Source information
The part of an RNA shown here (small-subunit ribosomal RNA, central domain) has 354 nucleotides and comes from an uncultured prokaryote. The coordinates come from a structure-prediction model, not an experiment, and the mean pLDDT is 81. The full RNA is in RNAcentral, with records from ENA. Rfam family: Bacterial small subunit ribosomal RNA. Gene Ontology terms of the family: ribosome and structural constituent of ribosome.
Context: one part of a larger RNA
Parts: sequence; structure tokens; C1' cells
RNA sequence: UUGGGCGUAAAGGGCUCGUAGGCGGUUUGACAAGUCGGUCGUGAAAGCCCGGGGCUCAACCCCGGGACGCCGGUCGAAACUGCUAUGACUAGGGUCCGGUAGAGGUGAGUGUGGAAUUUGUUGUGUAGCGGUGAAAUGCGCAGAUAUGGCACAGGAACACCUAUGGCGAAGGCAGCACUCUGGGCUGGUCUGACGCUGAGGAGCGAAAGCAUGGGUAGCAAACAGGAUUAGAUACCUGGUAGUCCAUGCCGUAAACGGUGGGCACUAGGUGUGGGGACCUUCUUAACGGAUUCCGUGCCGUAGCUAACGCAUUAAGUGCCCCGCCUGGGGAGUACGGCCGCAAGGCUAAAACUC
Repeated sequence: UUGGGCGUAAAGGGCUCGUAGGCGGUUUGACAAGUCGGUCGUGAAAGCCCGGGGCUCAACCCCGGGACGCCGGUCGAAACUGCUAUGACUAGGGUCCGGUAGAGGUGAGUGUGGAAUUUGUUGUGUAGCGGUGAAAUGCGCAGAUAUGGCACAGGAACACCUAUGGCGAAGGCAGCACUCUGGGCUGGUCUGACGCUGAGGAGCGAAAGCAUGGGUAGCAAACAGGAUUAGAUACCUGGUAGUCCAUGCCGUAAACGGUGGGCACUAGGUGUGGGGACCUUCUUAACGGAUUCCGUGCCGUAGCUAACGCAUUAAGUGCCCCGCCUGGGGAGUACGGCCGCAAGGCUAAAACUC
């Protein structure tokens, strides 16, 4: 390579946008590049297959016939692919309008609220508090802890509502209110294949970390002290980076549904979130009922699976495109290259060994 695979055995890129490329809805006509057929040419000899012959046989050799992927010319076919038409269409995609749900977003702002921790001050009050397995370090008669008022200084996070719930491409997103802004769903209008995927590429990307400046209540790597212990990096008392904000880097995670994206098809049942239209009761409305579209769970048939399990949100049945895997260790390492301030990241072996 062929082939086989990627939920858990090795294997889905962290996510999106998008270039090249690959692939592409229904229908009509034309063309005939792919495709199919006829015919002609070419397809050296040897070799191969069939038949015959020569060495005593065979190998080997000789003769005749056949075959020879492919390629070229020519004549035809037109279903499929392709190409073409000021072609046609509306089921894919998009546009506009009406409605609608939501912790979607960030920034600019902001603004604002209450609870709690800490701090300050003041009152009550007195000898302990705190901490642990038990203690001690620590705090406290310069009045702590506890408790009441005030204030501030604040900084950080938003209890209940809260959900098996919602939104977002993923990372992720939660007090309340306003402006700005993205996407979805649903009912209709218009457009008329404008689509899907996506090597490279670009952007986004938790936490930690880095740079500069600010901020610092609580928590808390490092560190210090106190204990325990064989040791004690664990426990306790403190405590600095950090956690927060602004700007710029970093680019990784069990970035997980451990399940790439798109389209179509294939029993049901039962919850729940959002919308549409319908029925019912006296008009309306609510509740309820049946139905339809979109999301999110559970159970389960066929089918699949090594099993576990999956099962219209597929791991079923098919098609298209991308990524990835090929025994364990060595190793996601060395070397080289690219990126980064650094930490390091991306790409990525071999010897040797089992």
C1' cells in the first nucleotide's frame, strides 16, 4: 500500500470561520469529456496458453496457432457523471416581515441592593478565646472571645428562587436595572441550488503561569513557627505570590458525551423547556385534550456491539468531506524547525529492550 478500525481495547483535531480541493436537490433540451459497444491500427522477439516436433525421457530447444492490461484512430449509443442553455422548479440554503424564550456576549459604562467574613470606633461584659485525636505555637487584663450600635474602609462573591431547567461553536455563562450587541425557535413573504465538508490558514479558547500598572476583605502554593511521628513535605497557628481589575502574552486540560461535521431513512412509551395552529366548556381566558416544529432527559423494539451498553439526541441503515490509529517500554522524549519574555508549546524519531 491493500485491508480493518477510532464510546470503554491504539485511534475524533479543544472549538468555530473559511481558502484550495473533494462531494452535491427536482426537471427539459443540446454536446459527447468520463462511460458503453463495433471496427481498424499498435501491442518486436523471447516468455505465457494450446497443438505438434527434436535431443533415449525430462529440464531444455524448434515450428504453428492463440492471447496480450494499456494506448491511438474511426463509426455509433446517451441511462448515469460531466459540460452547456437570457432554460424551468421549490422540498436544501438564504432574505425580509410578525411573534417569542433565554445565567448568550463583552465592553463602555455603568448604576444599584442585601447577607456574610475582616477592620475601625463606641457600649455591655470578664478571663479566657482559638485550635486538635490530644496539644502547643497564636490572640487576650494595653480588656480579647461573646453580644449591641455606628461607620467606614472596603474588597470579593451573589444564599433562597435553582431544576433531572435555560443559553452558547467550544471554553463557558447566575443578585437587580438600563443602554449597546450575537445567535436560536416559530408563522408567513421573496429569492431560486446560491449547498455540505474543509488540507493549509485565521480567530476564539478553563485553570495555572508570564509582563506592566493598580487593587487586596476572605481564601491561600511557597515559607515560618507549633505538634505528632522512625520520618511528617500530611495536621494546627500564621502567611507571601496568586485569586480581583486594565492592557498585552501563553495556547494547554479527564478542553469528556472519553462519541468530528452534514444529509436521509428506521417501533413505541413517558417526563420536561420554547413556539404554532386546532378542539372542548356559556362569550373570552385559564386548565384539559389531540396535533405539529425545535430543544433537553429517562425507558425500550428491531438492528448493532467482544461485552458493557447504544437505540429517531444511534454506538442502527446508507451517502459525502475532514482528522486520527497500526504491540508495550524507550517517548509525546532527543535532534532539527516554527512559535514564546520565560515557563514551555506544536511538529516528531531512533538505538536498545520485552